[in-house]
RNA sequence: GGAGGGGUGGUCUAGUGGUCAUGACACCUCGCUUACACCGAGGGAAUCGCGGGUUCAACUCCCGUCCUCUCCA
Numbered sequence: 001g002g003a004g005g006g007g008u009g010g011u012c013u014a015g016u017g018g019u020c021a022u023g024a025c026a027c028c029u030c031g032c033u034u035a036c037a038c039c040g041a042g043g044g045a046a047u048c049g050c051g052g053g054u055u056c057a058a059c060u061c062c063c064g065u066c067c068u069c070u071c072c073a
Base pairs, nucleotide, nucleotide: 001072002071003070004069005068006067007066010025011024012023018056027043028042029041030040031039049065050064051063052062053061
């Protein structure tokens, strides 16, 4: 330099055009327990890497760009 994959709550992750963005762990509250843990119930937390474009509608499609991983030279 060329080709491809990935970037989404604190962490990991699902969602590949349709309006509350999913789940697990972690965190907070309540229950249970003498107490802690486990378990059960509930809750907060994401400008979906960034900037543009297409569309009635974009995490999703297109362009540019940044970071990261793999392959080729």